[in-house]
Context: one part of a larger RNA
RNA sequence: CGUCGAGUCUUGAGGGGAGUCGCGGACAGUACGAGAGGACCUCCGUGAACUGACCUCUGGUGUACCAGUUGUCCUGCCAAGGGCAUGGCUGGGUAGCUAUGUCGGGAAUGGAUAAGUGCUGAAAGCAUCUAAGCACGAAGCCAACCCCAAGAUUAAGACUCAUUAUAGAUCUCCCGCAGACCACGGGAUUAAUAGGCUGUAGGCGUAAGGCCCGCAAGGGCCUCAACCGAGCAGUACUAAUCGAUCAAAACUAACAAUUUU
Numbered sequence: 001c002g003u004c005g006a007g008u009c010u011u012g013a014g015g016g017g018a019g020u021c022g023c024g025g026a027c028a029g030u031a032c033g034a035g036a037g038g039a040c041c042u043c044c045g046u047g048a049a050c051u052g053a054c055c056u057c058u059g060g061u062g063u064a065c066c067a068g069u070u071g072u073c074c075u076g077c078c079a080a081g082g083g084c085a086u087g088g089c090u091g092g093g094u095a096g097c098u099a100u101g102u103c104g105g106g107a108a109u110g111g112a113u114a115a116g117u118g119c120u121g122a123a124a125g126c127a128u129c130u131a132a133g134c135a136c137g138a139a140g141c142c143a144a145c146c147c148c149a150a151g152a153u154u155a156a157g158a159c160u161c162a163u164u165a166u167a168g169a170u171c172u173c174c175c176g177c178a179g180a181c182c183a184c185g186g187g188a189u190u191a192a193u194a195g196g197c198u199g200u201a202g203g204c205g206u207a208a209g210g211c212c213c214g215c216a217a218g219g220g221c222c223u224c225a226a227c228c229g230a231g232c233a234g235u236a237c238u239a240a241u242c243g244a245u246c247a248a249a250a251c252u253a254a255c256a257a258u259u260u261u
Base pairs, nucleotide, nucleotide: 001151005161006160007159008158009157010156014148015147016146017145020048021047022046023045024044025043026042032037050105051104052103053102054101058099059098060097061096065092066091067090068089069088070085071084072083073082074081075080109143110142111141116136117135118134119133168246169245170244171243172188173187174186175185176184193239194238195237196235197234198233199232200231202228203227209222210221211220212219213218
């Protein structure tokens, strides 16, 4: 830009992905074989690597969470704190992101075939899988499974909405696990979109202060405390104000009016 002005939901022409292999058990120590040895077929199970999704579990990370601790400077001092030293160092750790973690996948099935195996069968009284005809037969091919998909210009379909100021869309703003930008998704007061607050999950591990014990370092009680990022809810306290812009075709039929013949 096109596709009939939109919104929602689909169809699937076509395209892409996947397609792997091992081991164990039963059949069965059977068939076979003098023995040694040792199956086909069929069924069941379990893995490797690869691959998709995910974070309940196991772990990692988690420089805006918590605690301990060294040196030094500062808040006048004590106490309590703050800065710097690789995030000072050390021990943990929510969300998110993750693999080494968890769950799943390859298949089954059908169709047409390859080499190959056949049936019937002449040419050629026989024979012959082939010449007419018919039946089987691969990890391969076409479907089946998963994904994309109407620029499939043959531009598809269904439903609903819209016609002279409306359907709808965009700008703007609050945001997102969506994201380089754009796009995509949610929300904009008739509102839970984000922040705050409250509650809660979860993390850390029992704050400060006071009292008690101890010469002291320190310990005990109030205290499973205090503090807390991203999680989950509730709640209009704050911010989504006020607004602006864009926005639709052709044909046919009937009727009416006017004009002309």
Molecule: large-subunit ribosomal RNA, domain VI
Organism: bacterium